[in-house]
RNA sequence: GGGCCUGUAGCUUAGUGGCAGAGCACUGCAUUCGCAUUGCAGGGAUAUGGGUUCGAUUCCCAUCAGGUCCACCA
Numbered sequence: 001g002g003g004c005c006u007g008u009a010g011c012u013u014a015g016u017g018g019c020a021g022a023g024c025a026c027u028g029c030a031u032u033c034g035c036a037u038u039g040c041a042g043g044g045a046u047a048u049g050g051g052u053u054c055g056a057u058u059c060c061c062a063u064c065a066g067g068u069c070c071a072c073c074a
Stems, first nucleotide, its partner, number of pairs: 001070007010024004018054001026042005047063005
């Protein structure tokens, strides 16, 4: 330098055009003498910028980041 894959919450991930979900974690309340467990409630995410569409996490383009393979290594 080129090909391919991936990017969603603090972490692991589902959803693949029509209200962004779950588990763990976090916060509050209840429970306890206290802690743990358990129950209830709550906060938090679509890498960035454009395009297509009535409507984009989803489709297209570019960029960025990560992974992998190939080439180069003066």
The RNA shown here (transfer RNA) has 74 nucleotides and comes from Candidatus Portnoybacteria bacterium RBG_13_40_8. Model confidence (mean pLDDT): 82 of 100. Its Rfam family is "tRNA". By type it is a transfer RNA. RNAcentral records the identical sequence in 4 taxa.